[in-house]
Formats: sequence, C1' cells, structure tokens
RNA sequence: GAUUUAUACAGAAGCGAGGAGAGAUUGGGCUCUGCGAAUCGCUGGCAACCUACCACACGGCAAGGUGCUAAUUCCUACCCGAGGCAGGGUGCCGACGGGAAAUAUGAACA
Repeated sequence: GAUUUAUACAGAAGCGAGGAGAGAUUGGGCUCUGCGAAUCGCUGGCAACCUACCACACGGCAAGGUGCUAAUUCCUACCCGAGGCAGGGUGCCGACGGGAAAUAUGAACA
C1' cells in the first nucleotide's frame, strides 16, 4: 500500500532544537503562524480501538501496544432534499439537513 470493519460535533500542553510556512491532495472559502509554522526530541495530558486485569449484563481500570493533543475530518466540491433568485422552461445559487466519495486512526486478514 490492498481488502473488510468500527469510529471521526466530546477530550487533551509545556519545554528544548528548528526557522517559514501550516491546516492530507486539487479548486474555492476561512483560519493558524516571527507573541515562532512544518519537522524532530523530552516531559505531561486526553481517549479507551487492541492486550492484560476486575466485574461479567451494562461496565470499570489505565499497566502494555497503537492513536491523538487549534477550529466537526476547519468548511465546501458529487447525489438527494429544505431554502432563495430568475422566469415559463427549466436553469442558477445553495456552506441548512441527510447520504456517498475521499481522508485519518484502530482492529482483523493475505
């Protein structure tokens, strides 16, 4: 990386190195950032997917394996609908709701 499956509106920061970008990709929007971005290290924290342990109906715990630690996965793009505009044939807008896709993470599998 492929496939399957679950979850994604909650939660959780300091220090040091670094030195201009970052928010997955592309477009649009919006935001973060020299009061220091990405990235790396250390320490802390959050969560509870897997293991262990307790209970065994729900569950609890947080030792181990991951994960995460601005904004819903920051919002949007495709489909359906609510709504709005034009107007007589359907077109345009569409950030409000639902779904899909994509992405991320866990677990399983070859």
A computed fold for a 110-nucleotide RNA from Fibrella sp., annotated as SAM riboswitch aptamer (S box leader).
The prediction has a mean pLDDT of 81.
The source organism's lineage runs through Bacteria, Cytophagia, Cytophagales, Spirosomataceae and Fibrella.